[in-house]
RNA sequence: AGAGUUUGAUCCUGGCUCAGAACGAACGCUGGCGGCGUGCCUAACACAUGCAAGUCGAACGAGAAUGCAGACUUCGGUCUGCUAGUAAAGUGGCGCACGGGUGAGUAACACGUGGAUAACGUACAUUGUAGUGGGGGGUAACCAGGUGAAAGCUUGGCUAAUACCGCAUGAGUCCGUCGGGACGCAGGUCUUGGCGGGGAAAGUGAGCAAUCACGCUACGAGAUCGGUCCGCGGCCCAUUAGCUAGUUGGCGGGGUAACGGCCCACCAAGGCGACGAUGGGUAGCUGGUCUGAGAGGAUUAUCAGCCACACUGGAACUGAGACACGGUCCAGACUCCUACGGGAGGCAGCAGUGGGGAAUUUUGCGCAAUGGGCGAAAGCCUGACGCAGCAACGCCGCGUGUGUGACGAAGGCCCUAGGGUUGUAAAGCACUGUGGGAGGGGAAGAAAAAACCGAUGUGUAGUCGGUCUUGACGGUACCCUGUUAGAAAGCACCGGCUAACUCCGUGCCGGCAGCCGCGGUAAUACGGAGGGGUGCAAGCGUUGUUCGGAAUUAUUGGGCGUAAAGGGCGUGUAGGUGGCAGUCCAAGUCUGGUGUGAAAGCCCACGGCUCAACCGUGGAACUGCAUUGGAAACUGGGCAGCUCGAGUGUUGGAGGGGGUCGCGGAAUUCCCGGUGUAGAGGUGAAAUUCGUAGAUAUCGGGAGGAACACCAGUGGCGAAGGCGGCGACCUGGCCAAUCACUGACACUGAGACGCGAAAGCGUGGGUAGCAAACAGGUUUAGAUACCCUGGUAGUCCACGCCGUAAACGAUGGGUGCUAGCCAUAUCGGGUGUUGACCCUUAGGUGUGGCGAAGCCAACGCGUUAAGCACCCCGCCUGGGGAGUACGGUCGCAAGAUUAAAACUCAAAGGAAUUGACGGGGGCCCGCACAAGCGGUGGAGUAUGUGGUUUAAUUCGAAGCAACGCGAAGAACCUUACCUAGCCUUGACAUGUCUAGAAGCCUGAUGAAAGUUAGGUGUGCUCGCAAGAGAGCUAGAACACAGGUGCUGCAUGGCUGUCGUCAGCUCGUGUCGUGAGAUGUUUGGUUAAGUCCAGCAACGAGCACAACCCUCGUCGUCAGUUGCCACCAUUCAGUUGGGCACUCUGACGAGACUGCCGGUGUUAAGCCGGAGGAAGGUGGGGAUGACGUCAAGUCCUCAUGGCCCUUACGGCUAGGGCUACACACGUACUACAAUGGCCGGUACAAAGCGCUGCGAACUCGCGAGAGGAAGCCAAUCGCAAAAAACCGGCCCCAGUUCAGAUUGCAGUCUGCAACUCGACUGCAUGAAGGUGGAAUCGCUAGUAAUCGCGGAUCAGCACGCCGCGGUGAAUACGUUCCCGGGCCUUGUACACACCGCCCGUCACACCAUGGGAGUUGUUUGGACCCGAAUCCGCCUGGCCAACCCGCAAGGGAAGUAAGCGUCUAAGGUCUGAACAGUGACUGGGGUGAAGUCGUAACAAGGUA
Repeated sequence: AGAGUUUGAUCCUGGCUCAGAACGAACGCUGGCGGCGUGCCUAACACAUGCAAGUCGAACGAGAAUGCAGACUUCGGUCUGCUAGUAAAGUGGCGCACGGGUGAGUAACACGUGGAUAACGUACAUUGUAGUGGGGGGUAACCAGGUGAAAGCUUGGCUAAUACCGCAUGAGUCCGUCGGGACGCAGGUCUUGGCGGGGAAAGUGAGCAAUCACGCUACGAGAUCGGUCCGCGGCCCAUUAGCUAGUUGGCGGGGUAACGGCCCACCAAGGCGACGAUGGGUAGCUGGUCUGAGAGGAUUAUCAGCCACACUGGAACUGAGACACGGUCCAGACUCCUACGGGAGGCAGCAGUGGGGAAUUUUGCGCAAUGGGCGAAAGCCUGACGCAGCAACGCCGCGUGUGUGACGAAGGCCCUAGGGUUGUAAAGCACUGUGGGAGGGGAAGAAAAAACCGAUGUGUAGUCGGUCUUGACGGUACCCUGUUAGAAAGCACCGGCUAACUCCGUGCCGGCAGCCGCGGUAAUACGGAGGGGUGCAAGCGUUGUUCGGAAUUAUUGGGCGUAAAGGGCGUGUAGGUGGCAGUCCAAGUCUGGUGUGAAAGCCCACGGCUCAACCGUGGAACUGCAUUGGAAACUGGGCAGCUCGAGUGUUGGAGGGGGUCGCGGAAUUCCCGGUGUAGAGGUGAAAUUCGUAGAUAUCGGGAGGAACACCAGUGGCGAAGGCGGCGACCUGGCCAAUCACUGACACUGAGACGCGAAAGCGUGGGUAGCAAACAGGUUUAGAUACCCUGGUAGUCCACGCCGUAAACGAUGGGUGCUAGCCAUAUCGGGUGUUGACCCUUAGGUGUGGCGAAGCCAACGCGUUAAGCACCCCGCCUGGGGAGUACGGUCGCAAGAUUAAAACUCAAAGGAAUUGACGGGGGCCCGCACAAGCGGUGGAGUAUGUGGUUUAAUUCGAAGCAACGCGAAGAACCUUACCUAGCCUUGACAUGUCUAGAAGCCUGAUGAAAGUUAGGUGUGCUCGCAAGAGAGCUAGAACACAGGUGCUGCAUGGCUGUCGUCAGCUCGUGUCGUGAGAUGUUUGGUUAAGUCCAGCAACGAGCACAACCCUCGUCGUCAGUUGCCACCAUUCAGUUGGGCACUCUGACGAGACUGCCGGUGUUAAGCCGGAGGAAGGUGGGGAUGACGUCAAGUCCUCAUGGCCCUUACGGCUAGGGCUACACACGUACUACAAUGGCCGGUACAAAGCGCUGCGAACUCGCGAGAGGAAGCCAAUCGCAAAAAACCGGCCCCAGUUCAGAUUGCAGUCUGCAACUCGACUGCAUGAAGGUGGAAUCGCUAGUAAUCGCGGAUCAGCACGCCGCGGUGAAUACGUUCCCGGGCCUUGUACACACCGCCCGUCACACCAUGGGAGUUGUUUGGACCCGAAUCCGCCUGGCCAACCCGCAAGGGAAGUAAGCGUCUAAGGUCUGAACAGUGACUGGGGUGAAGUCGUAACAAGGUA
């Protein structure tokens, strides 16, 4: 620091996701040790048990038991002393308000920070001053009695105090009053003096004593801690906008430690709020913690500060302090005890239990340390605390060994079978001892107090020194000794992001997944691997949460033309912002000082534990707040000015700016009349419709409504919506020029107010045309549409609503700055003129086009900015759900406005690129159409295919580009299929062993294969022999053979197709952020990306063309088997002869737009011509670019993987591939007279032939047979060519056409023609009379027509491949169909239009709105009832202290009870909000696939 993911690719926008860090965690697997930390986040749920706050005898009274000892004894016991003035309890004092827990409540002066208190309190402790006199009466405990189950209560009696109460005294204090002084902005504060009044106290201990100590009282002081008040700061919702009656203030009281409506009476009517009151939701706040570069964001465990709470609610008492966690009273819920009458309780203290939960520890030890309470002290108490225990919960540290060790062991895994890897890893050898276990030693934490001794001191105060004592942890840390490699490694991951790969299994199954996405038979993505690797490591992963990345809420640091986003427009309030120069102030700002910013933490330095974590000391920092001194540039404020911003006046100007009234002509329609007759109208074509009752057309007249042609413009005006005939009146804004005036008066503008197209609504008019709805016609599969004929609201007017539009420049307003050029409107200037026009341009204001710089993702914008800046407003934050629901506001309604969530997706988008496509455009080709000729589709047959059938009808090919295709030839074979019979190292290959030469012959059995019996036979090479070897045969066992079994979607090779179409690319350069573009586009031209010209391109490659073959002309050479002009000769080039010609076949020539003319750009080329056998590629062939179709082929061959192995292999016989209701393709033959039949007569080319072609001749009607000459072929043969031509017959008919089918008889091939060959003869003589829709081929030696040959092949050809003969017609032309090329355009397509995609319906699931209601929670209002408590009133009951009194008694003071105010809980009624649920219902989302249509994307077929 980034990365993945939208696309075919690109750039951008934008969301989603990942890598990091962290955690009080949990879960899974695993687990050696230590140190330091941490540990109920959930039920503020309920709690058994124990402990957590007591202490003081030096305040007070009283005072055991038990045990020991002694004495006595009636042996029952009693007494005395000690235990012991102890325990327990009580009065009294102090403490219990601290410490500890929790975070429910609380949005608040609760917290933080800084102030204020002149408005306050403060026990104990410190310090100062002054006192501490003298009395009194009670009461607990205790004793006795009563009562109760208990808790307890109660009566009578006794007693003490540092308990309680008078009196005295009063420095000071408090109150009242009268003065003085000082201070403060002020309310007022401080100080001083006089007078009057009120008001204190307690003792105890030590000492022989003096006295001392500790107390007590009053008043000061400081400290500490607290109370109260104020400024500022920190959550969400405006779908909460108004709230408030003690409310706001005053006066007077009450109350408090203290100010105050805190409370009360009276008076006034205020107070708060868009700078967010009130209401709702959520939440303890902070230091800090986590994250982050920071700013921020999140968080509030542990530690620390503050607050709040203590079962729930209310209340006060005591006290210095509480409205009190382990106190009290009342009410409520719950639990427990109970004798049913009544009582008791409060773990959010430490442990612990149940429960909840994914989840959080021991009912431990100790007061040794630190701290706290009490005490003079010893000491006691202390679940605070110190320690230990449990938990990998976290952080930190250590270990699980080190060295050596190649035969690179074994095993595993992989393998191309060679090897590789695990891997120096192991073993082995040599070491070490952190750790473990054993033994031994052994801390620091402890210093005090007390006691004792000493010094000082008058001293038994105090202070100092010394001695002595005290450890829960714990025999722990640590150290030493010897011993053992021995106890001690896992987890996750390995497709990309992201470090790390193989094998097997599985086969869109089971599964994985953070995102993209993997899995449909070769999965580095699933599962396994004791295979390998990577990462981390006593942990590793997963899940959850936070920050980060995310500049994805943007202060730092984003945007708004088209991606989400400018309000429809204006006026203007608050607010924000604001020109030039001067002076003052000092609020902001800057600078210095002071105070504060707790500690801890973070950071730095040093130090302590062996290191680290951890801890200590010091520093820095705490970016803040307050206060104070200073500065005055900038902002702000005051004052006084200025004129450039803004405005006003004056003179002119343009204009569909607005409103009202009036006027005009053209046109449509209607009405009347005339002329006139059969149609009109409408459409792609029609029909509905109108018309013989007279339409349409035409002429004249009239009526009425609406809109204003031409002018008219890229032009004008207006804020926008919008505004268009002419005139008048009323009226707004704008512009120019000139001088004068005001003197910042400005800009923007949340709310607010106004305007606001069309449609729509209300009331009343109006209605010619047009025209939703509606009706009819048409189209169509349908057509609730497009088209047509009608037609009502509406459109028009007046008044009132509505308030929305793609209200768009998809671009808010204002100001300033930053090159120009051109056009136009208007004003001004110049020139000119009588004037208008025209011309010109210092300038201004508008409206447009193009463009520097710059900006932009690009497109584009560009002085009319989307540039550079400032000010103000509005708006955006992924897509869908949704501009929807609910709520509010507005509206008559329609609806508008404001505006979510659940859920769901990984995208949705913008611009541009390359393609592809278009019922887009342009240009151009092609037998593409057209023009022609002949066919197919109808018939019969052949052949292939589908289908069906079958034991099998083997398999493949499937639009063009499968279907006379693989197959250039299925009777057996072929053959792959079926049935049956057989074989198992096999029909075939290699290797090992044994035997034998090989081979040949015969028999049995069988359908054959095979099985079986017998005979014969002995070769070649080497070697002295024995023997060995090569080859072959047989047998044996095992490696293996074999497979036309599967996968052409694992492949090679080969092939088809677009297409012989003219294209497809590259290098360098240039342009573009980039995909890409350029080149290859453009203008000509060509069959051609062929060539030329131009051009940011210049070159090049593969295709094109040419080079090759063949045909056409000529020449040269050659002259047999070919040829024959001349000379002979023959039936015959038969022979002699000849090689001129033909021909043959080898080499050459020839054609190149070369020449001429025209045209064209002086080009390429084109047109015409000449010459020439041939002319513009001369005809034909071979030749097939980059690629497309997962095209075809695993059954040609090759080949990965899978599968079979006495069978899916092999052999054999027979059958099948030849089936047959049908359907299709391709052909043949026909339907006839351009013909058929008969007879006659001509003329080819190219081939083939020895297991062959086979002549002559003979026979047969014929197929053919016999026969054998010749020929390895320019020699012989196949071989006749046929159509044609000549002559004859037939005479339009199912025929003398056509030949299917069938019968009989034959021929040939072959082992064999039954299934299932071809051919021949005789006989038979179907269908068929030129073929519906549709469709095919062909542009010249072509189509058509005629025959000939060849491959395959024993035989079988209507097929295929070739050959020649005869030999046409037509092409105006490119509108249309099909295919193709180039350019351009649109695109939501990219699997690329056979694309994409929308909505209803049906089904399933999910969340959600409405809903008669219903349930719950919270809360407002009114009323009822009203506990306890405080306060008030009252007090007849009770009443020690003081007063009077001898006393009795009375008084004073107090108080129970009672009454009252307030009030918790409770109740009744009535609202509100929120949540749950609800028959039914509304839409929404998702889903493998379904139904109906085709809306959108191309002109998407109606933009």